Transfer RNA from a bacterium, 84 nucleotides, folded computationally. It matches the Rfam family "tRNA". Rfam classes the family as a transfer RNA. Rfam links the family to the GO term triplet codon-amino acid adaptor activity. Rfam describes the family as follows. Transfer RNA (tRNA) molecules are approximately 80 nucleotides in length. Its mean pLDDT, the model's own confidence on a scale to 100, is 81. It was read from a public genome assembly.
RNA sequence: GCCCGGGUGUUGAAAUUGGUAAACAAGCGACACUUAAAAUGUCGUGGGCGAAAGCUCUUGCCGGUUCGAGUCCGGCCCCGGGCA
Numbered sequence: 001g002c003c004c005g006g007g008u009g010u011u012g013a014a015a016u017u018g019g020u021a022a023a024c025a026a027g028c029g030a031c032a033c034u035u036a037a038a039a040u041g042u043c044g045u046g047g048g049c050g051a052a053a054g055c056u057c058u059u060g061c062c063g064g065u066u067c068g069a070g071u072c073c074g075g076c077c078c079c080g081g082g083c084a
Stems, first nucleotide, its partner, number of pairs: 001083007010026003019067001027045006046057004060076005
C1' cells in the first nucleotide's frame, strides 16, 4: 500500500428487507427473605436541564441520501486478521 471483519449504555452484546435504539446477560442500587450475611426473589438502573410534569442529546468522527439512518453512500480515525 491493497483486501476482509469490527467500533452501540458502566461491561459483554442484540437490533442486516431503513420504521419504538439498547432485547438478553453481567455490574450497581433499593426492597423482601435471614439473628446477621451469602445465595435466591422482586423492582429500578445512558448523559444534560428541571421542584415535578416533561424537554433534549446519544450507535468512533464529519458530511450526504431519505418522511425516517446503528443499518445505505462518501471521507477520516482506531482495533483485529490476511496479502504484498